[in-house]
RNA sequence: GAGUUUGAUCCUGGCUCAGGAUGAACGCUAGCGGCAGGCCUAACACAUGCAAGUCGAGGGAUAAGCCCUUCGGGGUGGAAACCGGCGCACGGGUGCGUAACGCGUAUGCAACCUACCUUUCACAGGGGGAUAGCCCGAAGAAAUUUGGAUUAAUACCCCAUAAUAUUGAGGAAUGGCAUCAUUUUUCAAUUAAAGUUACGAUGGUGAAAGAUGGGCAUGCGUCCUAUUAGCUAGUUGGAGUGGUAACGGCACCCCAAGGCUACGAUAGGUAGGGGUCCUGAGAGGGAGAUCCCCCACACUGGUACUGAGACAGGGACCAGACUCCUACGGGAGGCAGCAGUGAGGAAUAUUGGUCAAUGGUCGAAAGACUGAACCAGCCAUGCCGCGUGCAGGACAGACGGCCCUAGAGGUUGUAAACUGCUUUUAUAUGGGAAGAAUAAGGAGUACGCGUACUUUGAUGACGGUACCAUAUGAAUAAGCAUCGGCUAACUCCGUGCCAGCAGCCGCGGUAAUACGGAGGAUGCGAGCGUUAUUCGGAAUCAUUGGGUUUAAAGGGUCUGUAGGCGGGCUAUUAAGUCAGAGGUGAAAGGUUUCAGCUUAACUGAGAAAUUGCCUUUGAUACUGGUAGUCUUGAAUAUCUGUGAAGUUCUUGGAAUGUGUAGUGUAGCGGUGAAAUGCUUAGAUAUUACACAGAACACCGAUUGCGGAGGCAGGGGACUAACAGACGAUUGACGCUGAGAGACGAAAGCGUGGGGAGCGAACAGGAUUAGAUACCCUGGUAGUCCACGCUGUAAACGAUGGAUACUAGCUGUUUGGAGUAAUUUGAGUGGCUAAGCGAAAGUGAUAAGUAUCCCACCUGGGGAGUACGCACGCAAGUGUGAAACUCAAAGGAAUUGACGGGGGCCCGCACAAGCGGUGGAGCAUGUGGUUUAAUUCGAUGAUACGCGAGGAACCUUACCAAGGUUUAAAUGGAGACUGACAGGGGUAGAGAUACCUUUUUCUUCGGACAGUUUUCAAGGUGCUGCAUGGUUGUCGUCAGCUCGUGCCGUGAGGUGUCAGGUUAAGUCCUAUAACGAGCGCAACCCCUAUUGUUAGUUACCAGCACGUAAAGGUGGGGACUCUAGCAAGACUGCCGGUGUAAACCGUGAGGAAGGUGGGGAUGACGUCAAAUCAUCACGGCCCUUACAUCUUGGGCUACACACGUGCUACAAUGGUCGUUACAGAGAGCAGCCACUGCGCGAGCAGGAGCGAAUCUAUAAAGACGAUCACAGUUCGGAUCGGAGUCUGCAACUCGACUCCGUGAAGCUGGAAUCGCUAGUAAUCGGAUAUCAGCCAUGAUCCGGUGAAUACGUUCCCGGGCCUUGUACACACCGCCCGUCAAGCCAUGGAAGCUGGGAGUACCUGAAGUCGGUGACCGCAAGGAGCCCGCUUACCACGGUAUGCUUCAUGACUGGGGUGAAGUCGUAACAAGGUAACC
Repeated sequence: GAGUUUGAUCCUGGCUCAGGAUGAACGCUAGCGGCAGGCCUAACACAUGCAAGUCGAGGGAUAAGCCCUUCGGGGUGGAAACCGGCGCACGGGUGCGUAACGCGUAUGCAACCUACCUUUCACAGGGGGAUAGCCCGAAGAAAUUUGGAUUAAUACCCCAUAAUAUUGAGGAAUGGCAUCAUUUUUCAAUUAAAGUUACGAUGGUGAAAGAUGGGCAUGCGUCCUAUUAGCUAGUUGGAGUGGUAACGGCACCCCAAGGCUACGAUAGGUAGGGGUCCUGAGAGGGAGAUCCCCCACACUGGUACUGAGACAGGGACCAGACUCCUACGGGAGGCAGCAGUGAGGAAUAUUGGUCAAUGGUCGAAAGACUGAACCAGCCAUGCCGCGUGCAGGACAGACGGCCCUAGAGGUUGUAAACUGCUUUUAUAUGGGAAGAAUAAGGAGUACGCGUACUUUGAUGACGGUACCAUAUGAAUAAGCAUCGGCUAACUCCGUGCCAGCAGCCGCGGUAAUACGGAGGAUGCGAGCGUUAUUCGGAAUCAUUGGGUUUAAAGGGUCUGUAGGCGGGCUAUUAAGUCAGAGGUGAAAGGUUUCAGCUUAACUGAGAAAUUGCCUUUGAUACUGGUAGUCUUGAAUAUCUGUGAAGUUCUUGGAAUGUGUAGUGUAGCGGUGAAAUGCUUAGAUAUUACACAGAACACCGAUUGCGGAGGCAGGGGACUAACAGACGAUUGACGCUGAGAGACGAAAGCGUGGGGAGCGAACAGGAUUAGAUACCCUGGUAGUCCACGCUGUAAACGAUGGAUACUAGCUGUUUGGAGUAAUUUGAGUGGCUAAGCGAAAGUGAUAAGUAUCCCACCUGGGGAGUACGCACGCAAGUGUGAAACUCAAAGGAAUUGACGGGGGCCCGCACAAGCGGUGGAGCAUGUGGUUUAAUUCGAUGAUACGCGAGGAACCUUACCAAGGUUUAAAUGGAGACUGACAGGGGUAGAGAUACCUUUUUCUUCGGACAGUUUUCAAGGUGCUGCAUGGUUGUCGUCAGCUCGUGCCGUGAGGUGUCAGGUUAAGUCCUAUAACGAGCGCAACCCCUAUUGUUAGUUACCAGCACGUAAAGGUGGGGACUCUAGCAAGACUGCCGGUGUAAACCGUGAGGAAGGUGGGGAUGACGUCAAAUCAUCACGGCCCUUACAUCUUGGGCUACACACGUGCUACAAUGGUCGUUACAGAGAGCAGCCACUGCGCGAGCAGGAGCGAAUCUAUAAAGACGAUCACAGUUCGGAUCGGAGUCUGCAACUCGACUCCGUGAAGCUGGAAUCGCUAGUAAUCGGAUAUCAGCCAUGAUCCGGUGAAUACGUUCCCGGGCCUUGUACACACCGCCCGUCAAGCCAUGGAAGCUGGGAGUACCUGAAGUCGGUGACCGCAAGGAGCCCGCUUACCACGGUAUGCUUCAUGACUGGGGUGAAGUCGUAACAAGGUAACC
């Protein structure tokens, strides 16, 4: 820096990624070289070989060999072994232990040692006894042990000499840091030595210095845990003694009682430390491989010896475990040296070469030894370098692969082929280093020795290696990971929440750039990815550099200890601080400048750096210390006030309850409604008196007081606080405050009282599906008092305390000054500026600007839980984790949606009315059921007389049966033929098959028909959740947006809000908005009025003809009408109200008046709404069938349920007769006048009309008649019979007519629908579809023609504003807990098995010190070896006892987790009882 919480936003906050690194490992792959590195695990066990020897110039002594020999031996030779010297304490390995003076750094030793080396001084006289070896035996399997005799030394001992040594005694001087140190001087005592020899030398002894190496002590630094708070008896100190190289409780005796610790003792856990390494801008964080320094260790534990140096292990002794040998008696061993083996493990190499170089030990040297070292081998483990070719070659963009819009094309791709060039590397051949010298030895020169110089001069493991030359020829050499975002790189196929991927977010449920494969691309490249660890990013522990109102986080409050911080002035000091100088800060590493390998890595030289520590000299502003002083901080005094401040005593009235008495009678009480309860034994109500306890109306208020909790009737006593005035007293006495102490609501606990009301628990009554609740009736603890405990609260301003500073306005409480206005203090409120803040907000009472101190936080859950500890009578409180799990949890604000939130408004939404539905019969649609099939779709509103505006066949998609398979139909192209079709017949249910009959036309171009070839099938199968188109609904509701500007960090807001107004986001006013778009309205059509133009099929006033009558005719253009064009209506005019918009008016005018009435017209969007069966279309599926043909059946079934209708139930009516008035639409396979026949449906004739010309009785109505309230002269279902018409055909299954039959039904429960005017209601007419029709449907047309609307409380739907929200798939949302079953980690638990560190006692190996015998010595005395005894210390072991820790445990507790289990609905809205502590 990025991803990830959200619909979006800002913030907080975690998780994750990109970078670097590694002693790495794993997967795939692999050409070469250089330089590095290589058991991180079992300090597990080890076969085998090697890793420390050397010196004959210390000693004796020889073996083999060689020479001589008298065969006895002699000489030479000096190996192995032995004595002796030096070394073996270095080098090499490992990291067990150790939290320590172990390490680092800086000092000190006046408290010390130091072999070999260097320098200086002095010395080396005399003597002695042994012993190994060798020789002769002995024991034993062996390891090994042992007896006797004999022998040497630079081995050992004695005497002498001796000081700058040591010890003792004494004197003097100087210095310092206390003991003291140094120098000097006198006396006494004690202690040395070694030889060899080339005669050159080399070694020996003592002393003093130096160098080197060590020892000890001290300051500072050095991990985690306080759920480890007290530890300590040699402990702390003193005097003495012993011991040590040396100081010291190091050890011991005695004495004292100290010592350490909150600045973290003690205990527990973990760990070698440092130079350095990784990371980081740095500060830091992490690490301690390789290399260097220090420490520790050597199978485990203990012990000392030798030595200059060790408590040593490639030395010793003992104990233990393990392994091996054994003749069973006894012995041997220690790879954490180099190789190597086994084991463990994800994992780490050769049983190699050489001492050539560098170094080490011994030696005079030659030299020997050296698994130190130098080299080589193995391993891509890392870093660095090189290569796998370069150029040309595309108008053959080749083949192949992949993609594709299928057509050319695109891509792989100049890539290949092909042409030219080069040769690093590989291969072959040849040459061929440096690393080697100041070596020994010889010669020479210089000077006295001995050194220096010159010359000569042997020696290379690596290695015939590096390097060089020549030859051949592109020849020998590329992979890995990734491609959804972060993150560079995309397509196809397969798969279908499967298989799988995944670092986080997340992909996969039939079109996956996310899985698997392919093609292509991207990144890196002899490597590439993954995993693990670590730093970074992470300012996510914040010193640099964070926070705490609401996100995690201020302690409930105060007092105060330690600590931290602290006012003015003067003087002094110099601890902090600053500056100079000196020492140190090893080397390597890192940085930098040069240099060497062809370059680089790597390496060399120099510089700077090493931020630190120590010493010293100076400075003195600030901080600190010391001394003095001041008054402004703080405190005190005096005076004046304030208050529900506290404790205690006392007192008052109202109310409530109870008791007694009176009056009085049937209820009271309670609720949404009731009931339980009380009451005729007299309640409730009311009156009087008495008693009891608790609480204090009004005043009363963002009032006052208190540190907080908290405090309220009145009065008294005691106590405290605060404020002001005053400037008297003290003179910094201050602030904060870990631990500590005190106070601390309510509830609760203990003891004793008290108990009116209220009231957990409990009981009853209701409510409810249930109701362990909400509501009601009762009611115990409690509430009250005294004393004691508890110690917590949403103990809140969710805001720690103190001090100072920084604009204002306006209330209020209480002081001071002032007559007052006003002003000055201390509190307590509101609003606001700057600033701050994520925002909300805060804003002198800060959440602003600063300082000081304390407390607290570091993702959510698990969990304030478990364990431990402390407190408590208990309840519980305080302190306070982890495993596991999630990628979020959260804050503020925004837009929506929602609310059993609020406000305003509208709508046949309610109300007011009229008429219906729901009851009956029938029609029709749906569900269900049935069926071979009852095809399919539509399903709250927004399906159900819907798709269907015409199911007998067809339709038809369904079922049964029977056929067909390029057939049925259509079109294009080519060829051939002249038949096919039609009529008749046979079989069949028919499709179909067969027989028979007739047989082309022609303008000759062809037409028509058939056959054949070829191309294109078909699907009402699936997916409306892949789609287009179309449609419904919210809704004809008034909304939905944009540009610019402005506001806001931003989502977003403003505009569109507010006040009015409207049917309307309609318009007006106001206004950080100004404008605009889609909607509204208008423009369009019909209708209502008029004018004008034009009159045929329409019309007919006047004129004329004419009829029984009739616009029938001439004619007319007046009227009606037709259909073109115009006009008209706009709140235009008047009055009132109003700023205006606009509204009001029985206003005028007008045919019409405030959108005149109706229609068409449906914004952004919502419902994954409907339709793949109108049509179109992606994908999938079927292809002798899911295609297609035919006959018959079905879609019409019928116990039932629902929707929509028709007809009725009658007298506002039925029936009969007479009679009047429409509009619109339709018509040639049609409408059909008229005539005849039939009771009729209709039939037979037959004019007119393709229609303003012809075709249809409009009905209700009107006028008469009849019926008198009944299942009827209502009603017409159902059924019987006879017919008509359509049609190939009316059985399933048509309509109509006539005769007969005459069911239910007497106005319809709960509930529910439509309608506000030419509307409802009622009456008929027409049309589409159509052969006919199940039409009572749909769509239109006119006739007659009402009632009512107070109004917006309520129901439903909608709009705007506002509010709450844990919702955003948006309340059909979200979400809590128990239970049941699965998985995971964890607590408790009778116990059980291990580990660790103790304590007490027993035992007491080896060893050391001591004591004492034997021993030595004449003695004083000595104490080395050997032989005994013994004290002390002590390892292992044993017994006992608690502590601690890991694992395990029947059973048990809660927790977490997981698409669809159970029960409820606690929370989020007033969440339906506000929520919460």